[in-house]
RNA sequence: UUCUUAUCCAGAGAGGCGGAGGGACUGGCCCUUUGAUGCCCGGCAACCAUCGAAUCAAUCCAAGGAUUGAUAAGAACGGUGCCAAUUCCUGUAGGAUGUAUAAACAUUCUAAGAGAUGAGAG
Repeated sequence: UUCUUAUCCAGAGAGGCGGAGGGACUGGCCCUUUGAUGCCCGGCAACCAUCGAAUCAAUCCAAGGAUUGAUAAGAACGGUGCCAAUUCCUGUAGGAUGUAUAAACAUUCUAAGAGAUGAGAG
């Protein structure tokens, strides 16, 4: 960097360093010197790994149980990730409703696209 797949309306500090920008991109709308982004500490979650109460099945049994497999409440020492706002909203197509002959606009729903993160593959 490419492909596949799962998830993206929950959760997470009034700490330290440091100093001007940040929220991917577009258009909005926001956050920010009452200090942003970043780094450290701290935390959240549970994707991968690990442990695993319990349940079910099979086999063995010196009849108490044992082993293996499947499912799995939960735990959180490992690998990532995350910690303003739904992925902040939006961008393409279609449906519904409203104003309208239509176009168009507004609201809303669905699907896609883009993006993010994990796991697997090249």
Molecule: SAM riboswitch aptamer (S box leader)
Organism: Halobacillus karajensis